[in-house]
Context: one part of a larger RNA
RNA sequence: GGACGAACGCUGGCGGCGUGCCUAACACAUGCAAGUCGAACGGAGAUAUGAUUUCGGUUGUAUCUUAGUGGCGAACGGGUGAGUAACGCGUGAGCAACCUGACCUUCAGAGGGGGAUAACAUUUGGAAACAGAUGCUAAUACCGCAUAAGACCACGACCCGACAUCGGGAUGAGGUCAAAGGAGCAAUCCGCUGAAGGAGGGGCUCGCGUCCCAUUAGAUAGAUGGCGGGGUAACGGCCCACCAUGUCGACGAUGGGUAGCCGAGCUGAGAGGCUGAUCGGCCACACUGGAACUGAGACACGGUCCAGACUCCUACGGGAGGCAGCAGUGGGGAAUAUUGGGCAAUGGGCGAAAGCCUGACCCAGCAACGCCGCGUGAGGGAAGAAGGCCUUCGGGUUGUAAACCUCUGUCCUUGGUGACGAAAAAAAUGACGGUAGCCAAGGAGGAAGCCCCGGCUAACUACGUGCCAGCAGCCGCGGCAAUACGUAGGGGGCGAGCGUUGUCC
Numbered sequence: 001g002g003a004c005g006a007a008c009g010c011u012g013g014c015g016g017c018g019u020g021c022c023u024a025a026c027a028c029a030u031g032c033a034a035g036u037c038g039a040a041c042g043g044a045g046a047u048a049u050g051a052u053u054u055c056g057g058u059u060g061u062a063u064c065u066u067a068g069u070g071g072c073g074a075a076c077g078g079g080u081g082a083g084u085a086a087c088g089c090g091u092g093a094g095c096a097a098c099c100u101g102a103c104c105u106u107c108a109g110a111g112g113g114g115g116a117u118a119a120c121a122u123u124u125g126g127a128a129a130c131a132g133a134u135g136c137u138a139a140u141a142c143c144g145c146a147u148a149a150g151a152c153c154a155c156g157a158c159c160c161g162a163c164a165u166c167g168g169g170a171u172g173a174g175g176u177c178a179a180a181g182g183a184g185c186a187a188u189c190c191g192c193u194g195a196a197g198g199a200g201g202g203g204c205u206c207g208c209g210u211c212c213c214a215u216u217a218g219a220u221a222g223a224u225g226g227c228g229g230g231g232u233a234a235c236g237g238c239c240c241a242c243c244a245u246g247u248c249g250a251c252g253a254u255g256g257g258u259a260g261c262c263g264a265g266c267u268g269a270g271a272g273g274c275u276g277a278u279c280g281g282c283c284a285c286a287c288u289g290g291a292a293c294u295g296a297g298a299c300a301c302g303g304u305c306c307a308g309a310c311u312c313c314u315a316c317g318g319g320a321g322g323c324a325g326c327a328g329u330g331g332g333g334a335a336u337a338u339u340g341g342g343c344a345a346u347g348g349g350c351g352a353a354a355g356c357c358u359g360a361c362c363c364a365g366c367a368a369c370g371c372c373g374c375g376u377g378a379g380g381g382a383a384g385a386a387g388g389c390c391u392u393c394g395g396g397u398u399g400u401a402a403a404c405c406u407c408u409g410u411c412c413u414u415g416g417u418g419a420c421g422a423a424a425a426a427a428a429u430g431a432c433g434g435u436a437g438c439c440a441a442g443g444a445g446g447a448a449g450c451c452c453c454g455g456c457u458a459a460c461u462a463c464g465u466g467c468c469a470g471c472a473g474c475c476g477c478g479g480c481a482a483u484a485c486g487u488a489g490g491g492g493g494c495g496a497g498c499g500u501u502g503u504c505c
Stems, first nucleotide, its partner, number of pairs: 001505004006501005013374006019367002021332001026330003030327003035072003040069002043066010079285003088210008098202003103198007111145001113143002120135006150177004155172002158169004181190003211257003218248003223245004228240003260282004264275004287308005310321004338364001340363003346360001347358004377407004387398004411446001412442006421432001449494005454475003460489005470477002
């Protein structure tokens, strides 16, 4: 000098764009943050209306609402950085060792049956959370049978390929394995099943790179390898039985400390050094520890179970909870915001659609926290006014500065007008917002401070003080004329900021 997610002191006019718990991964009141589909299903309720009626009802149609069964989603999106020195991340390869819902392309198919169960009704237990019993019922829920192009399994024989186990193709005869309907007058559309390919996503393996301590030198028994098995989508001590005794290490094993990694950011001429906020990619975590279930996908932030700590309810028998989602509260701290508006846009989930949901997101609010822009007036004006300060008492300086004259209208105030963002697509649809912009009027009116002036370093005098009070980044100032302390005048620097502190280069 530059930089900052900064803080502190003094000061503070406006706008645009960004940014905002770095500390206690401390504890959390309250609200919201993941639902949706009635065009899968049976009910229930409401409204309208038709038929019938013994006027009590019974029954049909349409629309709306929906607890439950069922489907898809909830594994995305959002948060945090605790843990992790690791194939975690980065980069480059590999999988002849793998998976993949929804989407796209292609081929083939959907025949015929069955038994349940929630809802509901009745009822039992319980303070509650909730749980149980009996009876009834539907499905795109569940289960056999048929069919089997095809896939898979084991067997036989053939060809091709190589990279060890092997991979690919064609073939024979066996065995196993499918399906669901809905809407519509219909056409048809949306679904369903099997198979192949693709796209995108994921899993695994390897080379190289990835902080400090040797005042950590030896470490290791599932440890290293083999055979066989189990398990997995898949390879593998991943797990297990048996066998062998290996394996790693001064090219730093093991141990300890610290730490999420990267794209990038800051600085620097570069090499390098430092950092890892915001934005993007990956990883890990979700009160703490452990576990699996469901599922294409989780060992699952707003799911389940167990244990623990804590908080709450209780009829003392037993229950409920998890903000490192968005706001917000207490606490910690030098320190970090609103319990705001909207789904209008972009994107996501569900749905045939209308649409519903969306604290993702888009906006608004607060904060000079940062960057950028603008303003606080412009021109004229010497009797160089008054006042202040200094003075050698002549004067000098503040100083064209002011007054005064002539103007201007950025910002501001008031009134009027008023968007783009909204489109495929004619109409409709804007939270922001009566905002931005534009027009008119008003009036210099409402808008300047902070630090410094001994040298480094740009800017000097007076008074006060008297090694006191104080200053100070270094050198150093102050003990009676202090340009170094305090005040004033003057001056210098930067300017809605200016200084200080901290940290990095």